This is a predicted structure of a 174-nucleotide RNA (Lysine riboswitch aptamer) from Clostridium paridis. The RNAcentral record of the sequence draws on Rfam.
[in-house]
RNA sequence: UUUUGAGAUAGAGGCGCGAUGUUUAUGAGUACCAUUACGGAGGUAAGCACAUAGAUGUUUUGGAAAAGGAACCAUCGCCGAAGUGUAUAGCUAAUGCUUUAAGGCUAUAUUGCUGGUUUUGUAUAAAAUAUAUGCAAGACUGUCACAAGUUUUUUGUGGAGUGCUAUACAUGGA
Numbered sequence: 001u002u003u004u005g006a007g008a009u010a011g012a013g014g015c016g017c018g019a020u021g022u023u024u025a026u027g028a029g030u031a032c033c034a035u036u037a038c039g040g041a042g043g044u045a046a047g048c049a050c051a052u053a054g055a056u057g058u059u060u061u062g063g064a065a066a067a068g069g070a071a072c073c074a075u076c077g078c079c080g081a082a083g084u085g086u087a088u089a090g091c092u093a094a095u096g097c098u099u100u101a102a103g104g105c106u107a108u109a110u111u112g113c114u115g116g117u118u119u120u121g122u123a124u125a126a127a128a129u130a131u132a133u134g135c136a137a138g139a140c141u142g143u144c145a146c147a148a149g150u151u152u153u154u155u156g157u158g159g160a161g162u163g164c165u166a167u168a169c170a171u172g173g174a
Base pairs, nucleotide, nucleotide: 001173002172004170005169008167009166010165011164014079016078017077018076019075020074021073023071024070032063033062034061037058038057042050045099046098047097048096082114083113084112085110086109087108088107089106090105091104092103115141116140117139118138119137120136121135122134123133124132125131143159144158145157146156147155148154
């Protein structure tokens, strides 16, 4: 001086990521309860209970929520931060009760996919036009490699975080 080391330590990207908490809006004048009238056999994922002494449903009047998700702020932890797919395991759970698990949550593995932010379209979830995620097509941005250049930064093309920068250590070479 250089190669290798998914190794160690410390860092960078920016409307950067996530968790918790208060407040706020939405949810919603909805569910639900009571009540007036109509109507006439169901209702539930399934069963039991319930139900012609009137179910589901519609309607009058009165009362009237909550959760999840979201926004601002604050605090904390961080830069595969985190999100997501598949599989496994556990918990919860449709409510008058029971069962199941549609659904939801947590953990692990696959070192699967995605550098980050954002716009549009589409699909799913959701009450939703909010928002989140997947896919596709763009824009901006950081990083590395290559090429060119008006030359220490600009332009173009391409790649991915198992990356990049810095320091030290170990190993091999010159």
Its mean pLDDT, the model's own confidence on a scale to 100, is 77.
Rfam family: Lysine riboswitch aptamer. Rfam links the family to the GO term lysine biosynthetic process.